[in-house]
RNA sequence: UUCUUAUCAAGAGAGAUCGAGGGACAGGCCCUAUGACAUCUCGGCAACAGAUUCAUGCAGAAUGAAUACUGUGCUAAUUCCUGCAAGUGCUUCGGCAUUUGAAAGAUGAGAA
Numbered sequence: 001u002u003c004u005u006a007u008c009a010a011g012a013g014a015g016a017u018c019g020a021g022g023g024a025c026a027g028g029c030c031c032u033a034u035g036a037c038a039u040c041u042c043g044g045c046a047a048c049a050g051a052u053u054c055a056u057g058c059a060g061a062a063u064g065a066a067u068a069c070u071g072u073g074c075u076a077a078u079u080c081c082u083g084c085a086a087g088u089g090c091u092u093c094g095g096c097a098u099u100u101g102a103a104a105g106a107u108g109a110g111a112a
Base pairs, nucleotide, nucleotide: 001112002111003110004109005108006107007106008105013042014041015040016039017038021031022030023029025083026082027081028080043075044074045073048071049070050069051067052066053065054064055063056062079104084101085100086099087098088097089096090095
């Protein structure tokens, strides 16, 4: 990097350094010199994988629960909203609202 698969409405911030951008992309809308983004330190959240324990099970497998030890991840806004398609309602026929699914993206695990 590509493929497969699961999840994405909940949750969780302080300090230091730097100094102008950032929120993947496009449009919108936001955050930002009351210091963004990034890096570091210390916290925190969650429970994806591993580990341990317990339960079901003859056992293995499997499933469920717990812990938060290990590896990741996350810690503004639902993945900030919408991008494509279909349904429904309204319409000044331009579109608007809403629901569902997809696409794209993010993260974990597995594979090449």